RNA sequence: UUCUUUCAGCAGGGGAGCCCGCGAGGGCUGAGAGUUCCGCAAAUACGGAAGACCCUUUGAACCUGAUCCGGCUUGAACCGGCGGAGGGAGCAGUCAGAGCGCGCCC
Repeated sequence: UUCUUUCAGCAGGGGAGCCCGCGAGGGCUGAGAGUUCCGCAAAUACGGAAGACCCUUUGAACCUGAUCCGGCUUGAACCGGCGGAGGGAGCAGUCAGAGCGCGCCC
């Protein structure tokens, strides 16, 4: 100095669907399916912050194509395709090992 590995640190990225019900609410899949606070005249909507969960280049977390195509389902989920397509968030330290270079000794 490079690579691999261990441990810990800090930082960052992301989504929130479907069914039943007038409603309250209940149910399904999933790691997670919107909990709390704030803003808006009000609000379940929308926006922001925090929390839980997942993911951070070894990157199918997540986004785009996509209100996509086929199967299955009440529907979503799921399986296959699209497709290893295009995008996508990381730094610094430490333990050990290996390689390379330089110096010294025999």